[in-house]
Molecule: Glycine riboswitch aptamer
Organism: Pseudomonadota bacterium
RNA sequence: AUGAUCCCCGUGGGAGAGCGUGGCCGGUGACGGCCGCCGCCGAAGGAGCAACCGCCCCUGGAAACUCUCAGGCCAAAGGACCGCGGGGGGAUG
Numbered sequence: 001a002u003g004a005u006c007c008c009c010g011u012g013g014g015a016g017a018g019c020g021u022g023g024c025c026g027g028u029g030a031c032g033g034c035c036g037c038c039g040c041c042g043a044a045g046g047a048g049c050a051a052c053c054g055c056c057c058c059u060g061g062a063a064a065c066u067c068u069c070a071g072g073c074c075a076a077a078g079g080a081c082c083g084c085g086g087g088g089g090g091a092u093g
Base pairs, nucleotide, nucleotide: 006088007087008086009085010084011083012082013081018038020037021036022035023034024033025032026031039073040072041071045069046067047066048065052061053060054059
């Protein structure tokens, strides 16, 4: 002096799927909340396997795939991931 992977903060974007149904409660009503049942979604999290990588073996890591435990199915909130800005850090030259 160049400053990577990665981490944190802010910010913009960000999908899918019943405003189903029975009961109870609140309410003037519209509607809302809770519990149960059935149906559905996958992009918080979690779990599983795999290409692949590592390893003498044992076996370890590993997805946006799979499962749907959790979460979600008007909106809101959340939201993997992507862009921009800032901070940390310090591989590499």